[in-house]
RNA sequence: CACUCAUAGAGAGCGAUGGAGGGACGGGCCCUAUGAAUUCGCGGCAACCUUCAAUGGCGUCCAUUGAAAGGUGCUAAUUCCCGCAAAGCGCAAUGCUUUGAGAUAUGAGAG
Numbered sequence: 001c002a003c004u005c006a007u008a009g010a011g012a013g014c015g016a017u018g019g020a021g022g023g024a025c026g027g028g029c030c031c032u033a034u035g036a037a038u039u040c041g042c043g044g045c046a047a048c049c050u051u052c053a054a055u056g057g058c059g060u061c062c063a064u065u066g067a068a069a070g071g072u073g074c075u076a077a078u079u080c081c082c083g084c085a086a087a088g089c090g091c092a093a094u095g096c097u098u099u100g101a102g103a104u105a106u107g108a109g110a111g
Stems, first nucleotide, its partner, number of pairs: 001111001003109006013042004021031003025083004043075003047072003050068008079103001084100006
């Protein structure tokens, strides 16, 4: 980097550094000199992998629940909202609702 599968309405911030950006992209809206990105330190969270326990299925296997925090990840706002399609509502709208797809992110796997 492209592929497959799963998940995305829950959860969790302070300090130092730095000095104007950030929230993937476009539109909107928002955060930010009461200090953005970045990097570092120390905390925290618990989605996936992992480990442990309990329960159930005869079972070293599987499922559910709980705990831990080793690997990764995350720690403003539903993935901040919308973006494409369909259905419904509506006289209608650039309107509202729902579902699905796409995109993106993270994990696990395989190349």